[in-house]
Context: one part of a larger RNA
Molecule: small-subunit ribosomal RNA, central domain
Organism: uncultured bacterium
RNA sequence: CUGGGCGUAAAGGGCGCGUAGGCGGUUAGGUAAGUCGGAUGUGAAAUCCCCGGGCUCAACCUGGGAAUUGCAUUCGAUACUGCUUAGCUAGAGUGUGGAAGAGGGAAGCGGAAUUUCCGGUGUAGCGGUGAAAUGCGUAGAUAUCGGAAGGAACACCAGUGGCGAAGGCGGCUUCCUGGUCCAACACUGACGCUGAGGCGCGAAAGCGUGGGGAGCGAACAGGAUUAGAUACCCUGGUAGUCCACGCCGUAAACGAUGAGAACUAGAUGUUGGGAGGUAUAACCUCUCAGUGUCGCAGCUAACGCAUUAAGUUCUCCGCCUGGGGAGAACGGCCGCAAGGUUGAAACUC
Numbered sequence: 001c002u003g004g005g006c007g008u009a010a011a012g013g014g015c016g017c018g019u020a021g022g023c024g025g026u027u028a029g030g031u032a033a034g035u036c037g038g039a040u041g042u043g044a045a046a047u048c049c050c051c052g053g054g055c056u057c058a059a060c061c062u063g064g065g066a067a068u069u070g071c072a073u074u075c076g077a078u079a080c081u082g083c084u085u086a087g088c089u090a091g092a093g094u095g096u097g098g099a100a101g102a103g104g105g106a107a108g109c110g111g112a113a114u115u116u117c118c119g120g121u122g123u124a125g126c127g128g129u130g131a132a133a134u135g136c137g138u139a140g141a142u143a144u145c146g147g148a149a150g151g152a153a154c155a156c157c158a159g160u161g162g163c164g165a166a167g168g169c170g171g172c173u174u175c176c177u178g179g180u181c182c183a184a185c186a187c188u189g190a191c192g193c194u195g196a197g198g199c200g201c202g203a204a205a206g207c208g209u210g211g212g213g214a215g216c217g218a219a220c221a222g223g224a225u226u227a228g229a230u231a232c233c234c235u236g237g238u239a240g241u242c243c244a245c246g247c248c249g250u251a252a253a254c255g256a257u258g259a260g261a262a263c264u265a266g267a268u269g270u271u272g273g274g275a276g277g278u279a280u281a282a283c284c285u286c287u288c289a290g291u292g293u294c295g296c297a298g299c300u301a302a303c304g305c306a307u308u309a310a311g312u313u314c315u316c317c318g319c320c321u322g323g324g325g326a327g328a329a330c331g332g333c334c335g336c337a338a339g340g341u342u343g344a345a346a347c348u349c
Base pairs, nucleotide, nucleotide: 003321004320005319006318007303008302012317014201015200016199017198021194022193023192025088026087027086028085029084030083031082033081034080035077036076037075038074039073040072041071042070049065050064051063052062053061054060091191092188093187094186095185096183097182098181099180103177104176105175106174107173108172109171110154115149116148117147118146119145120144121143125136126135162169163168206247207246208245209244210243211242215241216240220236221235222234223233258316259315260314261313262312263311266294267293268292269291270290271289272288273287274286275285276284277283298305299304322349323348324347331342332341333340334339
C1' cells in the first nucleotide's frame, strides 16, 4: 500500500456557511463517451507454458502451437452511468394561516442582598476556628432603626422543561432581528446531499487602550497547622472578574458518538402543535416535531447501544495505524505577547 477501524482500546475536525470536487429522485425520446460483443491490424525474436524432435539422459539446442490480459480502426448492442431534449412530484423550497421558546442585539426600568458613608439608639465586645490567633472595637465597633451612594448578580417560578449550529442563553418592559414546529391547500419543478481549500462564529483564562470596581479573589502579606507547610483553615488583599472597542482561537469545546437519507418489535413519561371521540372532567384515542427512561431483534471484546442506534444499507468529509522520545525540535503560517497551528527523526522498550 491493500486491508481493518474511530462511545470507553490509537482514531469524529469545537461549530457553522460554502468554493472546487465526489455523489444524486422519477418517466419517455435521442446520442453512444463510459460499458459489453464481433472483425481487422498491431502487440519483434528469444524467454515462460503445451505437444513434438536432436545431443546415450539431463542441463542445453530446436520445430509447431498457445499466450502476449494492451493499443488502434471499424461494425454492432443500449440494461446501467454520462451527455442532451421534453415531462413528472414522492426530495428540496416558496406562499397562506396558526404556535411555543433563558435564540441574538440595543435601550430603559425594578426589588432582595452584600459593602461603604451620614444620622439615631446602645455598650464592651465583635469576628473567626477543630481549637486559636492575626484582624476590627471606648477616637464607640458588633447589634438595631432611618437615609444616601455604588457595583455586580437576578431567589421563588424551575422541570433528565425550553431555545440555539456549537460555544452558550434565565428579573421586567420596549424596539430591531435569526431560526424552528404544526395544519390544509396552492405554487416552483431535483433547484438536492456532502464539502478539500476558504470565510465566519467560538467558554474560561490571558493580552492592548480607555472606563468601572460592591462582592469574590490568582499573586502577595500576616495568623494558624506541621518535623517542615512556599498548601489545605483563618484575617486582609492586587491583577482579574464588570463595560466599550480590538486581539487571542484554545478546553474532559463530551453524547468522549461527523453530516445527510432510507429501512428495522414494543412499553412508558414529558414539551410544542393538529385531528377525532366523549361522561365536557384535571379525560381517552390517533398523528407530526422535540426531549427522557425501559426494552425485542440485531450489534458489541465486554460495558452497553437499541426508530434520538453503537442495528441493516447508501453518499460525502475528517481522522487512526505499538509505547516512550513528543504534541517536544526544526522550518513555514498566524499572534503585541502568552502562545496557537502544521509537525518529523535519532535513540529506546